c-di-GMP-I riboswitch aptamer from a marine sediment metagenome, 79 nucleotides, folded computationally.
Its mean pLDDT, the model's own confidence on a scale to 100, is 82.

RNA sequence: GAAAAAGGUAAACCUCUCGUAAGGGGGGGGCACAAAGCGACAGAUCCUCAGAAAAAAGUAGGAUGGCUGCGCUACCAAA
Repeated sequence: GAAAAAGGUAAACCUCUCGUAAGGGGGGGGCACAAAGCGACAGAUCCUCAGAAAAAAGUAGGAUGGCUGCGCUACCAAA
């Protein structure tokens, strides 16, 4: 899932904190979300390092599951 109920998560922003960074965690907040639960396997984007005049090239390291695919799992509920 029913123009349903119960319950849940929490964007921007503010603040404290960790990280070179992307970004993560706590508190406030509430834009939204029916998997906005979990997993970086594939694509995508971003950061760092190396490289380089610039752009590109990397068996390199990382971030995002609230970008998509895929995998795994789950709460409530009338007819």
RNAcentral holds the sequence, with entries from MGnify.